[in-house]
RNA sequence: UCCAGUUGAUCCUGCUGGAGGGCGCUGCUAUCCAACUCGGACUAAGCCAUGCAAGUUCCUUCUACCUAGAAUUUUUCUAGGUAGGAGUGCGAACUGCUGAGUAACACGUAGCUAACUCGUCCUUUAGCGGGGGAUAACCUAGGGAAACUUAGGGUAAGCCCCCAUAGGAAACAGAUACUGAAAUGUUCUGUUUCCGAAAAUUGCUAAAGGGGAGGGCUGCGGCCGAUUAGGUAGUUGGUGGUGUAACGGACCACCAAGCCUGUGAUCGGUAGGGGCCUUGUGAGAGGGAGCCCCCAGAAGGGUCCUGAGACACAGACCCUAGCCCUACGGGGUGCAGCAGGCGCGAAACUUCUGCAAUGCCCGAAAGGGUGACAGAGCGAGUUGGAGUGUUCCCUUUUUAAAGGGAACUUUUGCCAUACGUAAAAAGUAUGGCGAAUAAGGAGUGGGCAAGACCGGUGCCAGCCGCCGCGGUAAUCCCGGCGCUCCGAGUGGCGCCCGCUUUUAUUGGGUCUAAAACGUCCGUAGCUAGCAUCGUAAGUUUCUUGUAAAAUAGCAAGGCUCAACCUUGCUGCUAGCAAGAAAAACUGCGAUGCUAGGGGCUGGGAGAUGCAGCCAGUACGGCCAGGGUAGUGGUAAAAUAUGUUGAUCCUGGCUGGACUCACAAUGGCGAAGGCAGGCUGCAAGAACAGACCCGACAGUGAGGGACGAAAGCUAGGGGCGCAAACGGGAUUAGAUACCCCGGUAGUCCUAGCCGUAAACGCUGCCCACUAGGUAUUGUGCCCUCUUCGGGAGGGUGCAGUACCGAAGCGAAGGCGUAAGUGGGCUACCUGGGGAGUACGGUCGCAAGGCUGAAACUUAAAGGAAUAGGCGGAGGGGCACCACAACGGGUGACGCGUGCGGUUCAAUUAGACUCUACACCGUGAACCUCACCAGGAGCGACAGCAAGAUGAAGGUCAGUCUGAAGGGCUUACCUGAUGCGCUGAGAGGAAGUGCAUGGCCGACGUCAGCCUGUGUCGUGAGACGAUCGGUUAAAUCCGGUAACAGGCGAGACCCACGUCUCUAGUUGCCACUCGAUGAGAGGGCACUCUAGAGAGACUGCCCGCGUAAGUGGGAGGAAGGUGUGGGCGACGUUAGGUGAGUACGCUCCGAAUCCCCUGGGCUACACGCGCGCGGCAAUGGCAAAGACAACGGGAUGCGACCCCGAAAGGGGAAGCUAAUCCCUAAACUUUGCCCUAGUUUGGAUCGAGGCUUGCAACUCAGCCUCGUGAAACCGGAAUCCGUAGUAAUCGGACUUUAGCAGAGUCCGGUGAAUACGUCCCUGCCCCUUGCACUCACCGCCCGUCAACUCAUCCGAGUUGGGUUAGGAUGAGGCCUGAAGAAGGACGAAUCCUAACCCAGCGAGGAAGGGUA
Repeated sequence: UCCAGUUGAUCCUGCUGGAGGGCGCUGCUAUCCAACUCGGACUAAGCCAUGCAAGUUCCUUCUACCUAGAAUUUUUCUAGGUAGGAGUGCGAACUGCUGAGUAACACGUAGCUAACUCGUCCUUUAGCGGGGGAUAACCUAGGGAAACUUAGGGUAAGCCCCCAUAGGAAACAGAUACUGAAAUGUUCUGUUUCCGAAAAUUGCUAAAGGGGAGGGCUGCGGCCGAUUAGGUAGUUGGUGGUGUAACGGACCACCAAGCCUGUGAUCGGUAGGGGCCUUGUGAGAGGGAGCCCCCAGAAGGGUCCUGAGACACAGACCCUAGCCCUACGGGGUGCAGCAGGCGCGAAACUUCUGCAAUGCCCGAAAGGGUGACAGAGCGAGUUGGAGUGUUCCCUUUUUAAAGGGAACUUUUGCCAUACGUAAAAAGUAUGGCGAAUAAGGAGUGGGCAAGACCGGUGCCAGCCGCCGCGGUAAUCCCGGCGCUCCGAGUGGCGCCCGCUUUUAUUGGGUCUAAAACGUCCGUAGCUAGCAUCGUAAGUUUCUUGUAAAAUAGCAAGGCUCAACCUUGCUGCUAGCAAGAAAAACUGCGAUGCUAGGGGCUGGGAGAUGCAGCCAGUACGGCCAGGGUAGUGGUAAAAUAUGUUGAUCCUGGCUGGACUCACAAUGGCGAAGGCAGGCUGCAAGAACAGACCCGACAGUGAGGGACGAAAGCUAGGGGCGCAAACGGGAUUAGAUACCCCGGUAGUCCUAGCCGUAAACGCUGCCCACUAGGUAUUGUGCCCUCUUCGGGAGGGUGCAGUACCGAAGCGAAGGCGUAAGUGGGCUACCUGGGGAGUACGGUCGCAAGGCUGAAACUUAAAGGAAUAGGCGGAGGGGCACCACAACGGGUGACGCGUGCGGUUCAAUUAGACUCUACACCGUGAACCUCACCAGGAGCGACAGCAAGAUGAAGGUCAGUCUGAAGGGCUUACCUGAUGCGCUGAGAGGAAGUGCAUGGCCGACGUCAGCCUGUGUCGUGAGACGAUCGGUUAAAUCCGGUAACAGGCGAGACCCACGUCUCUAGUUGCCACUCGAUGAGAGGGCACUCUAGAGAGACUGCCCGCGUAAGUGGGAGGAAGGUGUGGGCGACGUUAGGUGAGUACGCUCCGAAUCCCCUGGGCUACACGCGCGCGGCAAUGGCAAAGACAACGGGAUGCGACCCCGAAAGGGGAAGCUAAUCCCUAAACUUUGCCCUAGUUUGGAUCGAGGCUUGCAACUCAGCCUCGUGAAACCGGAAUCCGUAGUAAUCGGACUUUAGCAGAGUCCGGUGAAUACGUCCCUGCCCCUUGCACUCACCGCCCGUCAACUCAUCCGAGUUGGGUUAGGAUGAGGCCUGAAGAAGGACGAAUCCUAACCCAGCGAGGAAGGGUA
């Protein structure tokens, strides 16, 4: 202090994740030191074997032993010592451990105790006289398994008792002095009652004081829940007692009825509190391990003794549960002390040493004891420090780095000695050895530092905090190498703080992102006008006290440094208490004021409310008259209705609802809402006046009132309309839209409900901040006047709207604020689950209000932007659109391509337009990629082998379709070497989704982009929009745009006219020849092929500002002359690995290469593109005429001959404007006569010809025979606007041969639009969008399957709390007492209520997965 993540992109809101620090566990790894510090706190305050953790004291006494002495020698006594026991005193209430309980005066802080106590210690004063008694030990005897226990005897003391003294205590009475806010205190006097001591240096007694310790009380402070709102009977107080060291309902008797609570009582949940610790700039948030202070507990629970002190961790008694011993009778036990064990768990050490130090207990001391403590051990717990070498030379590839070598040093390491220690160790000193003894972990797509490295894998295995990687070129997986970061450490998991202004006091919001209660009234609360005086609660200043130590900061010092320790100073903000001052502000008290507010008066405005009365049209019904066949309804119909007389017309009666025009952007109301007229009652607002009150105000948790429609209850009413329902249509269906009917309801009265997109999606009040326009109400002024209730203008106040300055906002926008300030309230904190569940409450019900969690998810969302889309709107356009017209396809036969199927193989590619007579392709072999079979091939390197002959070649035989290809046999030759491992050649093997190049389509389109500028926070916009116009983003005009580029156009080619140049092989107006062939001559014409000209809306008329457009003239051609070429930025992961190229992968003796044969030609079927036809605009026969483009040397082939023909045999010319190849429709004549035919030609048979190595599979042609379907084609669909369609043939390409294909060429030669946007599409503008993979989009719900958590649930199990009852251990009180009585009471059982948890058939909704 940020960064990544919602989007095609943007700005927000918002959350998720990352980067920092701390704590615990854990993976991998680990040289040393110090320290220092920490280590079963987190779960099981679960259970514990064993050992130790509290004793000490000669005051007294006993026993045993030793020493000395005395008496006396069986022995006894005295003194001393050692060991053991007992009595006594002190201690054992400390230290140590733990955090279960506790929401409390437990803790913290500041006080109080006039309501208290105290062993040991200190100070002062005084005293210590006399007498008596018991008991343990011990001895004897008994009971018992044991634990232990009983009786008798018996003894001492600092043990126990009595008396005296000083003194003291209590009660009563009295006195005065002191302290104090206040005497109930202290002091003094009197009376009564009661109470003391022996160990003399040290002990004891009494009193007072001190120090220290403790008890009690109080103010304030620190958790969550209202889905806990009322709680409380010893409860609150009083009087009198009991009890205590002491106050007190602490307890008891009586009396009163209080006490606590929205400033949260009670209840529930959780929790030891603090100093401090972590984090944070701070405010805060989180924590309460270790150290210090306090509290609480000692297996669960209760009670008590002793004592100065306990209701006592290692005391007693009892109950409960557990464990142990037992002779079954009865006993024992309590590690939350130190070690240690089990269990629990992710999780935590040695059954160590010592009392040497520090401290504590005892003691006069010596000393004893001490798992406190001091030390050591173990542990990657933390922090700090050090090291794992340094220098030089050579080599490798320059740096870097690695390898080798030489030299240096010795911290550390190892060895030895001394000091060090309670004992060790560390350490220190000295000496010796030797670069020796010491580097890992994580990461490497972004965030985030470091690979566009290699291999493996192939949406698999896996990674990933988040975004996201992986589907054959993975910088994200796994490994290797390199690199980056940190380093004796480095990563992961969980929790906390920070990041987060993401709970906002500092410091957020609520029109649309989450969020203003539907509206108003109003209680508490919060807030509140002007002036004066007072006060001093808040506030401010000063002084004093406190705020333990440790911790923190600074400085100095001690461990080699540092961490650490010591000392000093500072700090510990705050808080609390006491005192002194100030008086501006807030509060409080008092007195005034009028600008807020209220009242009053006046004339107006209003669909304001309630009630009553009246009116009007329409509609329905009924009656009467007239009248006749339909009416009604719809896109079209039908149901319906009508000859029992409808609809329709006329008249009358009746019913309920409603209230046209006026009417508005208007008015009123708090909102909901309010509309015919009149009347009555009631209320509010605005304006005007400034007469009265004098801050009376604002907001408003709870609370109350009102509250559309629908709905509910009861009673009326019911014309029309109309949920539900019936019928008719529509439809795939139609529980809808449309139609015919129709019930609740709609209406009235009385009640309930309490919700709406109850919306301005905008809480109420006050103040301030430019204006303009319109309009409503009202006051004032001016003008006009028809004098009317008139018209117009200006201005003030109050409303209602629109536009807008500043400002604000994420923007849209607001500007009557959503601006700038103030007051009060309500509400929000990612999405979903969910406004759901449970509980409560309201309601007759429907349901309302309040309102979660588990779980799930990386987004959900707002505003705006660009595109795309729309059965959205507007404008324009197109024969791959329609319309009009012409001709086809779709039916049949055949050709051909594709699918499918089949097959050894039927090789692959291409699949809407944009695959399918396409690549390419008319495949006999070849082609060839496929199938069957047979052969061949390894440059280079290494290794087997090899003159005992490698590799190679070959006659014959054999295998074979064939073959020295293999094998048999033999020969020739003479040095290499595919037998093995690598590596190659080659690959029509793979990947067009790794590519280049080329191509198709969008596109017969008019678009695409840039510079500068401007606007916008930004994506982006403007430019390119608008009005005309154009084929056109073509041009003109307007315009925050002005310019420019690529496209369009221009340009290039062909054709059409003319001119010039040129004239053979072309041409012929001329001559000769025969009118022919030909020759001459010529280059005018045609033609050829080069250069130019020509067309520009230039001219005229109409329209128009112009651009332009309609018409006309001239002209070969007129508005792009016609037809082509040229195809913008891009998109389509479009097509092509099989044309070539090329990355990667694969095959590599086979996926290479060669050969033979087969296949690509299959055939129940489906589709596309064509050809031929179905005939008379025809067919057949005969005769006749006219092209152009092209092609030609293993070629075109005239001409002649042969053949019926295909064709064959000869053969001139031609390297080609010279020679050759070349028409048909058409014309003329004849026949056919509407028929499956003289239409049609499929199919099949026979015979021939040609190409070719080869014609069976599988070529073409000729002749003869055969003579199928088909009589104009369903739905649907294609092409075409003029030399076009249609029709006719020709040439060329492919080619040995084969054209129904393609590409060109010419011949004949129409019909119909001159429009439109209806269909299909394209372009532009506007608009909506939850789409952006872009509508072939997105997405909702049910159902089915699996899974997860939850709710309900007949019940069932366990636990807890409370209340009541029964039984009742036990100690306590009164008491002489163990009679007796009293109050308490653990524990167990029963009953009831409530709470919590587990299980639960089945039911319910929800999340996730594909």
Small-subunit ribosomal RNA from a Candidatus Woesearchaeota archaeon, 1410 nucleotides, folded computationally.
It matches the Rfam family "Archaeal small subunit ribosomal RNA".
The coordinates come from a structure-prediction model, not an experiment, and the mean pLDDT is 80.
The source organism's lineage runs through Archaea, Nanobdellati and Candidatus Woesearchaeota.